[in-house]
A computed fold for a 347-nucleotide part of an RNA from Tipula maxima, annotated as large-subunit ribosomal RNA, domain IV.
Its Rfam family is "Bacterial large subunit ribosomal RNA".
The organism belongs to Acutipula, within Eukaryota.
The prediction has a mean pLDDT of 86.
Context: one part of a larger RNA
RNA sequence: UUCGUGGCCAAGGAACUCGGCAAAAUAGCCCUGUAACUUCGGGAGAAAGGGUGCCUCGCUGAUCCUUUUUGGAGGGUCAGCAGGCCGCAGUGAAAAGGCCCAGGCGACUGUUUACCAAAAACACAGGACUUUGCAAAAUCGAAAGAUGAAGUAUAAGGUCUGAUACCUGCCCGGUGCUGGAAGGUUAAUAGGAGGAGUUAAGUUGUAAGGCUAAAGCUCCAAAUAGAAGCCCCAGUAAACGGCGGCCGUAACCUUGACGGUCCUAAGGUAGCGAAAUUCCUUGUCGGGUAAGUUCCGACCUGCACGAAUGGUGUAACGAUCUGGGCGCUGUCUCAGCCACGAGCUCG
Numbered sequence: 001u002u003c004g005u006g007g008c009c010a011a012g013g014a015a016c017u018c019g020g021c022a023a024a025a026u027a028g029c030c031c032u033g034u035a036a037c038u039u040c041g042g043g044a045g046a047a048a049g050g051g052u053g054c055c056u057c058g059c060u061g062a063u064c065c066u067u068u069u070u071g072g073a074g075g076g077u078c079a080g081c082a083g084g085c086c087g088c089a090g091u092g093a094a095a096a097g098g099c100c101c102a103g104g105c106g107a108c109u110g111u112u113u114a115c116c117a118a119a120a121a122c123a124c125a126g127g128a129c130u131u132u133g134c135a136a137a138a139u140c141g142a143a144a145g146a147u148g149a150a151g152u153a154u155a156a157g158g159u160c161u162g163a164u165a166c167c168u169g170c171c172c173g174g175u176g177c178u179g180g181a182a183g184g185u186u187a188a189u190a191g192g193a194g195g196a197g198u199u200a201a202g203u204u205g206u207a208a209g210g211c212u213a214a215a216g217c218u219c220c221a222a223a224u225a226g227a228a229g230c231c232c233c234a235g236u237a238a239a240c241g242g243c244g245g246c247c248g249u250a251a252c253c254u255u256g257a258c259g260g261u262c263c264u265a266a267g268g269u270a271g272c273g274a275a276a277u278u279c280c281u282u283g284u285c286g287g288g289u290a291a292g293u294u295c296c297g298a299c300c301u302g303c304a305c306g307a308a309u310g311g312u313g314u315a316a317c318g319a320u321c322u323g324g325g326c327g328c329u330g331u332c333u334c335a336g337c338c339a340c341g342a343g344c345u346c347g
Base pairs, nucleotide, nucleotide: 002342003341004340005339006338007337008336011333012332015331020328028052029051030050031049032048037042039163053085054084055083056082058081059080060079061078062077063076064075065074066073067072086090098326099325100324101323102322103321104320105318106317110122111121126161127160128159129158130157131156132155138147139146140145164313165312166311167310169243170242171241174240175239176236177235178234179233180232183231184230185229189225190224194220195219196218197217198216202211203210204209244262245261246260247259248258271305272302283299284298285297286296287295
């Protein structure tokens, strides 16, 4: 010199950096005081201030114990007051909240990738749909049996959503589910028209053989009958899902309440909106800064938000994410010094 762990630092104080990461700062107890907002519980230790040691059989009050002749006396604890003492500093060391403003997401406490992710993911109370009448549905099991449940629809299972507040629009054409049973289609099976094989008899041939062919046996098999399903007819979207285009139009211009037309099952309602969603885009305007691709408030031209695949707000909460501020600092300007350990040298 390098690395690690600590200590200190002039002036400045985030200029560092993706980002205040890390460090610093705050800190106990008592008193004063405490905003928006709010589900009236909170927020709140909000914030912001002040005090704090020691001495004095000093003074006052409260309380407890002992003793008592019931007048009192003695002692302990706590709180307050007064006077005094010392230091730079009195929770004199150690332990011991930094705070505020605004926004996104998720209501909350909780759970999770044992060993790179703790979250906005999962769960959750609440909401909804659906199945199930008990020998329940569902699940495990060739079965017996068991769980469900020593429960009984205020119960149990499945699915979706996710406190609360205000709400949850239109579409049943497709897919699914539920119901219907007139018609079409339709299996095994029943049925057996008809046909085939086989050969007695018959017939033909000189013969080998050929032809025809009953019964029996065997095989194929039409019509006809024949359930669910499918086709079909309805219902159902907190089922899976879906929720348009073009042209014209108002006496400046612009815009288009209005009209026309095509298509559709129906054409996106309320609310929100450059958003965890916006490509163009660092959109435009406003705020904050000397300067702001981030942030906040608006606008709406929503490439490609939208209503339990929930929509929009929301107090409280969060080792969450984002932006700003105060305090504070070696993060930095820009380095320096010190201690200990390692590295290094010798052994």